[in-house]
Context: one part of a larger RNA
Molecule: small-subunit ribosomal RNA, central domain
Organism: uncultured prokaryote
């Protein structure tokens, strides 16, 4: 490079926005860059191939031809497709309009239950914990119970293979600000689109910096048990952390282990949203989302199956035996931890 692949065998970037690039709807006209055939020039000689000739034959030598599948130009030509230019269209995309649902995001305020702690009352000898215990707490009055107070964190029921979000993720209530989606109308723009190397942004948890906060939980740590041992599992404590603000980190089994857009391809069933039918309800229809099943087809099988892993198009990313190794070195990034990029020797 060609070819084959990427759910589970190696392989889809964690997710988005978007630059270059690649690709791109319907109709008409023009052009002729790509494209197509023709002509011309060139494609050295030798060699290969064909037909002859010369060494007695052959190898070898030699004459002619063919071929050199290429390139270029100019020439004249074709105009379907691609490109370019011009004009038009509305099915893609977007806008408008009045609606709908929602834990989508940010900020502020408020609420009740519970745990813990403090104060006070009642009350007395245990409580707690376990497989059993002990460490632990308690006559300086615990546990239990009643009243009051403080503070932090999380929001039971509703709650649902329910909803929303690009992903990470989002769940008490109210207000303010704010993003997106959906169906209807078919008014407007008229291809404005898809993808996307670099780039930029977002990105769970843990971790880091500065300053707060700290009820519960709880790495580390201490003690008690267990055990042959027990640097564990169990128990009693307990600090970082978990929470807030600002700034870093940039990774996850970041998973649907399934890149994005789009077209078309048997079905029945469920859920939430909307619409129309006079209204609630029922039924039906089309649309968007979300499940479980299942036909063809696909698949090594498992299974997937209109939310495809089936059939096509287009763009990007990635894979190429196991180990060495996602390591070393170098570079870039980071306060650090480390991240990204990424080998080889050797070995099986």
């Nucleotide at each position: 490079c060609u070819g084959g692949g990427c759910g589970u065998a190696a392989a889809g970037c964690g997710c988005g926005c978007g630059u270059a690039g690649g690709c791109g709807g319907c109709c008409u006209g023009a052009u002729a860059a790509g494209u197509u055939g023709g002509a011309u020039g060139u494609g050295a000689a030798a060699g290969c191939c064909c037909u002859g000739g010369g060494c007695u034959c052959a190898a070898c030598c030699u004459a002619g031809g063919a071929a050199c599948u290429g390139c270029a130009u100019u020439c004249a030509a074709a105009a379907a497709c691609u490109g370019u230019c011009a004009g038009g269209c509305u099915a893609g995309a977007g806008u408008a309009u009045g609606g709908u649902a929602g834990a989508g995001g940010a900020a502020a305020g408020c609420g009740g239950a519970a745990u813990u702690c403090c104060c006070a009352g009642u009350g007395u000898a245990g409580a707690g914990g376990u497989g059993a215990a002990a460490u632990u707490c308690g006559u300086a009055g615990a546990u239990a119970u009643u009243g009051g107070g403080a503070g932090g964190a999380a929001c039971a029921c509703c709650g649902g293979u329910g909803g929303c979000g690009a992903a990470g993720g989002c769940g008490g209530c109210u207000u303010u600000c704010u993003g997106g989606a959906c169906a209807g109308u078919g008014a407007c723009u008229g291809a404005c689109g898809c993808u996307g190397a670099g780039g930029c942004g977002c990105g769970a948890a843990a971790g880091c910096g500065u300053g707060g906060g700290u009820a519960g939980c709880a790495a580390a740590c201490a003690g008690g048990a267990u055990u042959a041992g027990a640097u564990a599992c169990c128990c009693u404590g307990g600090u970082a952390g978990u929470c807030c603000a600002c700034g870093c980190c940039g990774u996850a089994a970041a998973c649907g282990a399934u890149c994005a857009c789009u077209a078309g391809u048997u079905g029945g069933u469920g859920c939430g949203g909307g619409u129309a039918u006079u209204g609630a309800c029922c039924c039906c229809u089309g649309c968007g989302c979300u499940g479980a099943c299942g036909c063809a087809g696909c698949a090594a099988a498992c299974g997937c199956a209109u939310u495809a892993a089936g059939u096509g198009c287009c763009c990007c990313g990635c894979c190429u035996g196991g180990g060495g190794a996602g390591u070393a070195c170098g570079g870039c990034c980071g306060c650090a931890a480390g991240g990204c990029u990424a080998a080889a020797a050797c070995u099986c």